[in-house]
RNA sequence: GCCGAGAUAGCCAAGCCCGGUAUGGCGGUGGUCUCGAAAACCACUGGUGCGAACCUCGGGAGUUCGAAUCUCUCUCUCGGCG
Numbered sequence: 001g002c003c004g005a006g007a008u009a010g011c012c013a014a015g016c017c018c019g020g021u022a023u024g025g026c027g028g029u030g031g032u033c034u035c036g037a038a039a040a041c042c043a044c045u046g047g048u049g050c051g052a053a054c055c056u057c058g059g060g061a062g063u064u065c066g067a068a069u070c071u072c073u074c075u076c077u078c079g080g081c082g
Base pairs, nucleotide, nucleotide: 001081002080003079004078005077006076007075010026011025012024013023020065027045028044029043030042031041032040046055047054048053058074059073060072061071062070
């Protein structure tokens, strides 16, 4: 230099092809149970904010009524070729 795969909430992953509310698990917090704990079960759990509300899928731009998803560009990680 060329090619391929990848980047999603504290962590791991799904969702992308075929655009339509940010989904599941782990972990965390509270509760039930117990003499107490573990396990199990229930509730809540991305961020800002008192709240209403707003923002978030590596960064930026574009298309669109609407983008994690489509297009362009850049950054980073892994693998392959030279």
Molecule: transfer RNA
Organism: Candidatus Methanomethylophilaceae archaeon